Predicted 3D model of a 72-nucleotide RNA (transfer RNA) from a Bacillota bacterium. Taxonomically the source falls in Bacillota (Bacteria, Bacillati). Model confidence (mean pLDDT): 80 of 100. It matches the Rfam family "tRNA".
């Protein structure tokens, strides 16, 4: 140099065109002598950058980064 994969909240992670679930941690409360457990609630103006197709992109296109696999 060539061919495949992956990048979504502080972690894990759904999501396959119609506007981003769920754990876990975090924060605020209830509840307890306190802690812990349990409960309630809150938390992604944008999904690795950047363009682009569409009335509408995390979705689909094309490029670029970052890791990982294969082949030589």
């Nucleotide at each position: 140099a060539g061919g495949g994969g992956u990048a979504u909240c502080g972690c894990c992670a759904a999501g396959u065109g119609g506007u981003a679930a769920g754990g876990c941690a975090a924060c605020g409360g209830a509840u307890u002598c306190u802690g812990a457990u349990u409960c309630c609630g809150u938390c992604a103006u944008c999904c690795g950058g950047g363009g682009g197709u569409u009335c509408a992109a995390a979705u689909c296109c094309c490029u670029c980064u970052a890791c990982c696999c294969c082949c030589g």